The RNA shown here (small-subunit ribosomal RNA) has 1524 nucleotides and comes from an uncultured prokaryote.
Rfam family: Bacterial small subunit ribosomal RNA.
The sequence is in RNAcentral, with records from ENA.
RNA sequence: AGAGUUUGAUCCUGGCUCAGAACGAACGCUGGCGGCGUGGAUAAGACAUGCAAGUCGAGCGACAGACCAGGAAUUGAUUACUUCGGUUUGAUUUUCCUGACGAUGAGCGGCGAACGGGUGCGUAACACGUGAGAAAUCUGCCCUUAAGUUCGGGAUAGCCCUACGAACGUAGGAUUAAUACCGGAUAAGGCCCUGGGAGGGCAUCUUCCCUUGGUUAAAGCUCGGUCACAGAGCGCUUUUGGAUGAUCUCGCGGUCUAUCAGCUUGUUGGUGAGGUAAUGGCUCACCAAGGCGACGAUCCAUAGCUGGUCUGAGAGGACGAUCAGCCACACUGGGACUGAGACACGGCCCAGACUCCUACGGGAGGCAGCAGUGGGGAAUAUUGGACAAUGGGCGCAAGCCUGAUCCAGCAAUGCCGCGUGUGUGAAGAAGGCCUGAGGGUUGUAAAGCACUUUCAGUAGGGAAGAAAGGUCUAACGUUAAUAGCGUUGGACUGUGACGUUACCUACAGAAGAAGCACCGGCUAACUCCGUGCCAGCAGCCGCGGUAAUACGGAGGGUGCGAGCGUUAAUCGGAAUUACUGGGCGUAAAGCGCACGUAGGCGGUUUAGUAAGUCGAAUGUGAAAGCCCUGGGCUCAACCUGGGAACUGCAUUCGAUACUGCUUAACUAGAGUAUGACAGAGGAAUGUGGAAUUCCGGGUGUAGCGGUGAAAUGCGUAGAUAUCCGGAGGAACACCAGUGGCGAAGGCGACUUCCUGGGCCAAUACUGACGCUGAGGUGCGAAAGCGUGGGGAGCAAACAGGAUUAGAUACCCUGGUAGUCCACGCCGUAAACGAUGAGAACUAGAUGUUGGGGGGGUUGCCCUUCGGUGUCGCAGCUAACGCGUUAAGUUCUCCGCCUGGGGAGUACGCCGGCAACGGUAAAACUCAAAGGAAUUGACGGGGACCCGCACAAGCGGUGGAGCAUGUGGUUUAAUUCGAUGCAACGCGAAGAACCUUACCUGCCCUUGACAUCCUCGGAACUUGUCAGAAAUGACUUGGUGCCUUCGGGAACUGAGUGACAGGUGCUGCAUGGCUGUCGUCAGCUCGUGUCGUGAGAUGUUGGGUUAAGUCCCGCAACGAGCGCAACCCUUGUCCCUAGUUGCCAGCACUUCGGGUGGGAACUCUAGGGAGACUGCCGGUGACAAACCGGAGGAAGGUGGGGACGACGUCAAGUCAUCAUGGCCCUUAUGGGCAGGGCUACACACGUGCUACAAUGGCGAAUACAGAGGGCCGCAAACCUGCGAAGGCCAGCUAAUCCCACAAAGUUCGUCGUAGUCCGGAUCGGAGUCUGCAACUCGACUCCGUGAAGUCGGAAUCGCUAGUAAUCGCGAAUCAGAAUGUCGCGGUGAAUACGUUCCCGGGUCUUGUACACACCGCCCGUCACACCAUGGAAGUAGGUUGCACCAGAAGUAGGUAGCUUAACCCUCGGGAGGGCGCUUACCACGGUGUGGCUUAUGACUGGGGUGAAGUCGUAACAAGGUAACC
Repeated sequence: AGAGUUUGAUCCUGGCUCAGAACGAACGCUGGCGGCGUGGAUAAGACAUGCAAGUCGAGCGACAGACCAGGAAUUGAUUACUUCGGUUUGAUUUUCCUGACGAUGAGCGGCGAACGGGUGCGUAACACGUGAGAAAUCUGCCCUUAAGUUCGGGAUAGCCCUACGAACGUAGGAUUAAUACCGGAUAAGGCCCUGGGAGGGCAUCUUCCCUUGGUUAAAGCUCGGUCACAGAGCGCUUUUGGAUGAUCUCGCGGUCUAUCAGCUUGUUGGUGAGGUAAUGGCUCACCAAGGCGACGAUCCAUAGCUGGUCUGAGAGGACGAUCAGCCACACUGGGACUGAGACACGGCCCAGACUCCUACGGGAGGCAGCAGUGGGGAAUAUUGGACAAUGGGCGCAAGCCUGAUCCAGCAAUGCCGCGUGUGUGAAGAAGGCCUGAGGGUUGUAAAGCACUUUCAGUAGGGAAGAAAGGUCUAACGUUAAUAGCGUUGGACUGUGACGUUACCUACAGAAGAAGCACCGGCUAACUCCGUGCCAGCAGCCGCGGUAAUACGGAGGGUGCGAGCGUUAAUCGGAAUUACUGGGCGUAAAGCGCACGUAGGCGGUUUAGUAAGUCGAAUGUGAAAGCCCUGGGCUCAACCUGGGAACUGCAUUCGAUACUGCUUAACUAGAGUAUGACAGAGGAAUGUGGAAUUCCGGGUGUAGCGGUGAAAUGCGUAGAUAUCCGGAGGAACACCAGUGGCGAAGGCGACUUCCUGGGCCAAUACUGACGCUGAGGUGCGAAAGCGUGGGGAGCAAACAGGAUUAGAUACCCUGGUAGUCCACGCCGUAAACGAUGAGAACUAGAUGUUGGGGGGGUUGCCCUUCGGUGUCGCAGCUAACGCGUUAAGUUCUCCGCCUGGGGAGUACGCCGGCAACGGUAAAACUCAAAGGAAUUGACGGGGACCCGCACAAGCGGUGGAGCAUGUGGUUUAAUUCGAUGCAACGCGAAGAACCUUACCUGCCCUUGACAUCCUCGGAACUUGUCAGAAAUGACUUGGUGCCUUCGGGAACUGAGUGACAGGUGCUGCAUGGCUGUCGUCAGCUCGUGUCGUGAGAUGUUGGGUUAAGUCCCGCAACGAGCGCAACCCUUGUCCCUAGUUGCCAGCACUUCGGGUGGGAACUCUAGGGAGACUGCCGGUGACAAACCGGAGGAAGGUGGGGACGACGUCAAGUCAUCAUGGCCCUUAUGGGCAGGGCUACACACGUGCUACAAUGGCGAAUACAGAGGGCCGCAAACCUGCGAAGGCCAGCUAAUCCCACAAAGUUCGUCGUAGUCCGGAUCGGAGUCUGCAACUCGACUCCGUGAAGUCGGAAUCGCUAGUAAUCGCGAAUCAGAAUGUCGCGGUGAAUACGUUCCCGGGUCUUGUACACACCGCCCGUCACACCAUGGAAGUAGGUUGCACCAGAAGUAGGUAGCUUAACCCUCGGGAGGGCGCUUACCACGGUGUGGCUUAUGACUGGGGUGAAGUCGUAACAAGGUAACC
């Protein structure tokens, strides 16, 4: 940094997609170690269990329980004595009392519980950030200043007793303490009041000093010493200042929607009061009527904010996990209490929902603390250890508490580091894969050999995190004190969850440790097999229909690596929202036009100011993070010190060019006045002529009208036509012009009146008065609407007639709204120059229009200002094009665009009488849609040209019969192929068997054929039997050739396996060959030039030709394949040669070139000549060439043939042959017999014969050419009516034969008829070929004698030796042509011409086609699916208004009840509490609206779908130009 994708190709526009980074991630496959981070994003859903906030005995009472000592009572093991009755001793048990010590359950009291920890519901807000302010404030503990700490009093919890209750607990009685509570004293100081003075500030204000009066405190505990008490420490009270924390106010900043445009009544302000720590409508009373809003109020939606994080070159964009600051919340809603601080996560009260307990009467609870559970979810961890460290609470302290925190556990969830070995090792092992079979590759990879031991493992050693604290002690301070306490120092003691720590050492052994994705392009990396539009892949383009580098597997390769891929979401690329940094003529995009409000922008000069702007300084911009630079973990990640930065805000000082503001002027912008000018500018009034129609009258007669052609229509009741007169409405010919005017829409006869604008010239005046213009206002074609007129012509709708398959159209005949006028609406058009307005600048040329000036020869020329056109330089543009009338270069302002479709649609709102207009989405769907230009192809576009293409002619086909091919049908099979031209007498130059590929049946299996191996045998041959044959059985004869004597070659039998074989499939895997456009004149290349490019040029143009043939011109110059020529044949002549051919002259003759002879002629077959527009005339451009002529056998390529450019049709052929792949292998191969290819209701093609007299028949008679012949052609002769047969002469052919050519000519006959035409069909009899003519041959004879009397629509061939007509020959072939290929005989007609049909060529034009018009493509309908609108409604959420209601609580009121401290005259009072009540208010309720979501019978359109239906609207003049 770019790439892929629209096209046949190109450039552009434009979307979609990819490569990068990143993540609190998840999923799939895989998984060795460590370090450092991170880990409920969803249900602010519900929670079992444990823990998360306690502490102080140095505040207090108390002693239930534990413990020590003493005493008393009691029990009584054991001991001693015993009269056995007991006595004694006394371990021990229990109870009580006293004291000490160290504690302590519960309680009173103090402090804490408002921190720490969690979450992100709410919140669009002074919530947050930033910067200010509080002279409008509070602040426990802490520090500091000053002063105190006095005298009393009455209660109460606990404990005990009684009662109730399931429980929670409650009520009553008795008793008691305090650092709990209350009263009094004192008052430095504070606070309030009075007066005075001195300062300060920022308006209200405020500080200090003096002064008068009033008011306001307190609590003790511990220590040691002395016992009179003082001291110390910790407390308590008042006070000064501070620190910390909190509260309030303000400027600025950061989401979305205008389809939310108006909101607000405590609302805005004032006065007074209340309330608060404090300002304030914070609350109340009264007064005023304000306040906010297009610079976006209000409503709705969404959202915690920030430091920062991710990305990016940056500007930006997205985000707000972890860490840190602030805020909000704690089941939901409301409320206050306590307190320095809360309206309080682990407090209280109330209401609600939910869960739990219950004895049914009532109670209890709140994990968004740490773990954990189920739920939801794609998804997120242990019911762990410790207070060792850091920090917090309480305490004098020791200490206790601490799920804060520090650690550990789980998870590859992320970042970082390490390892899974190293060296050597070619027999290039084996195996795998590929192969062209040789080899290649995996691959030094492995094995082998030699080493190493990180990490993991085992064993041993082993830091740091620890400083405090305690004991003892020294000094100093305090003190009366050597006590105690405090500070500093010393010695000793000694505290670790992590922890089997980090780290170090030893040991053993390569030992325990590699996967994932991809390999068609983008994008690094290729082969085989399988599959066969199936299965599947796919981020985009797209792969897959039998040879898939794209599916699946394998081998190999590429990339990354303890990870790798996928998915989601973010930024980037995307200059694809463009500030940096885009556009609007045709791609999306200029409002239809103007006026003008706000706003934005604004001419020249002076002075001032300093708001913007620029500079400097100060404060702030938390820390962390990023960056730079040091340091610490072996490195890194990570941690840590310092710096820079934090682009910002505030304040102060300075600068003054520019902008702003103020001031004073100016005239170049703008405007006003005066004078001319042009004009379809507007509005109103009147007038005019031509034409159409109608009415009246005249003339006049049968048609008129209309069309492609017709018909409807009008007309004998007199039309059309024509003349005269009249009526009425509308429009204004010529002039008329890319001429004029207007802002646009638009404006066209003439006159008058009113009126707007423009331009020109010269002067005067005003003095920036200007430009643009969101909203707004006005104008605004046609059509349409309303009311009232008018209505000639035209003419939607409608009717009729045509056309058509249909024709709700195009065409015709009619015809109503409307078109016209007045008034009022509508407000849109392809309202277009598809080009907003204004200003300035930047070459010209040439028309035209309106003014002015100058010159002048009065034709005109020069110049200037304004308009309107054409062409063009520079420049611009994707190109086309624009080009002083810009789409060039700049400035100002406005409008608009951001892929196509859905859709300018839905909903909502606004406007409108309506029609409808304006504003204006989304779901869903596609990978394009589009612009300009290029090459083709095509056009019921144009121009030119050619062709038997038409026309002009001649003869046919289509009708008949038959032959032949095809389709169809049939069949066991009717083998296969060929299918518009370019298949159909085609492959097939010839199916009875064979052919033959098909069918039926019978047989063979290394095979009918090839090669190799083994064994045997010569090969071969005669005959018999079975059988349809193939085949089988048996049988006869025969021993060959070469030899170095080993054997070999050929042939043959058997066996084995490799293999043979296949007319099986694929002509869409192919080669070769062929057809066709087309014997059409085209198709290309090199270099150069032009174009961004595809491409163009050349090859186009002017002529000419059969021709891209030739000439000329030309940014082209040359060249190649085609054309032509060279080749064959034919036409004339010459030379040479002269048999089998020829015969002029000579001779002979059987009269036949037969013979001799001749070499002249014909001919034969070799070689030459000849024709070249060469010559003449004309035309043409002096060319090419054309026309005519001469000569010539032949004249303009002489006639004919061979010869077929680049390419097209996936044209034809796998069945000529060859061949890849696939398939069959006792059969899809091979052999044999019979059958079939010959079928036959039918349809088509190609032919033959005819329909007759230009003929048939009979008789006579003349003239060819080119071929073929030994498995052959066969003469003559004989036989037969004949086909033919017999017999053979001759001929390997210019010799003989096939072989008589026929039409023609002459004569005769027939006389227009189904015939003396025609010959099908059928019967009979034969001939020939052949093993064999039944299916199924040809021919002959006799008989029979069908259709057919010239052929509908339509269609074919042919331009001269041609058509037509006549016969002859050949190939194939045993036989079998009406076919095919050749040959000659006779021998025409016509071509004006290129309008039309068909085909082709060149140029040009249009195109939405490129598979290329057999193209593309539109709409309805039918079916399926998807999203969406409407809809009687239904359900939920939220909210406004009105009203009801009113828990707890607070505040006010109140004397119903009650009351320790104080006062008291003892009666009571002050004060308090309960109760009641008022106000406020949560939940709740009623009614009625708004908004929103879901759903809804039915319904509307939309989108997408395989080969549906109907038409053919668009693209070409798309067949009626298209479009709005």